RNA sequence: GGGCGCGUAGCUCAGUCCGGACAGAGUGUGGGAUUCCUAAUCCCUUGGUCGCGGGUUCGAGUCCCGCCGCGCCCG
Numbered sequence: 001g002g003g004c005g006c007g008u009a010g011c012u013c014a015g016u017c018c019g020g021a022c023a024g025a026g027u028g029u030g031g032g033a034u035u036c037c038u039a040a041u042c043c044c045u046u047g048g049u050c051g052c053g054g055g056u057u058c059g060a061g062u063c064c065c066g067c068c069g070c071g072c073c074c075g
Stems, first nucleotide, its partner, number of pairs: 001074007010027004020058001028046001030044004051067005
């Protein structure tokens, strides 16, 4: 330099193929119940520029273009 994959909540990931209302799960944070106390369990709460910028569209996490970062392969 070329090709492919990945980037979504503090963390691990789904959702992308085939565009549709308020973007989700687990875990974690905070509070509470239970307990002599702790752990475990249960309830409530808290969660997002969907890597960045632009484009298409009535509408973009999803499609298109450029860039950035990470990984693998080729030279």

A computed fold for a 75-nucleotide RNA from Halovenus sp., annotated as transfer RNA. Its mean pLDDT, the model's own confidence on a scale to 100, is 81. The source organism's lineage runs through Archaea, Methanobacteriati, Methanobacteriota, Halobacteriales and Halovenus. Rfam family: tRNA. The family's RNA type in Rfam is transfer RNA. Rfam describes the family as follows. Transfer RNA (tRNA) molecules are approximately 80 nucleotides in length.